[in-house]
RNA sequence: GCCUUAUCAAGAGCGGUGGAGGGAACGGCCCGAUGAAACCCGGCAACCUGUAUUUUCAAGGUGCUAAAUCCGGCGGCAACGAAAGAUGAGGA
Numbered sequence: 001g002c003c004u005u006a007u008c009a010a011g012a013g014c015g016g017u018g019g020a021g022g023g024a025a026c027g028g029c030c031c032g033a034u035g036a037a038a039c040c041c042g043g044c045a046a047c048c049u050g051u052a053u054u055u056u057c058a059a060g061g062u063g064c065u066a067a068a069u070c071c072g073g074c075g076g077c078a079a080c081g082a083a084a085g086a087u088g089a090g091g092a
Stems, first nucleotide, its partner, number of pairs: 002091007013041001015040003021031003026072003042065003047061003050057001069084001074081002
């Protein structure tokens, strides 16, 4: 990288280092020197393990920590669905 499956409107810092970018791609629209990415610390959550045994805890493995997956693109009058993407678990 591919396949299957579940979830994606909740939640999470006026911290340190760092210095210009970031929000997947495209079109928008935003965020950013009143400091972007990244790293560290903190935090959130509860997919897997563990614990508890009817849904508790949060130690371990991931994950996440602006905006609905920020919005749109395909179908539908619309509600919504699909596609694509993200994350977990499993598989060839």
Molecule: SAM riboswitch aptamer (S box leader)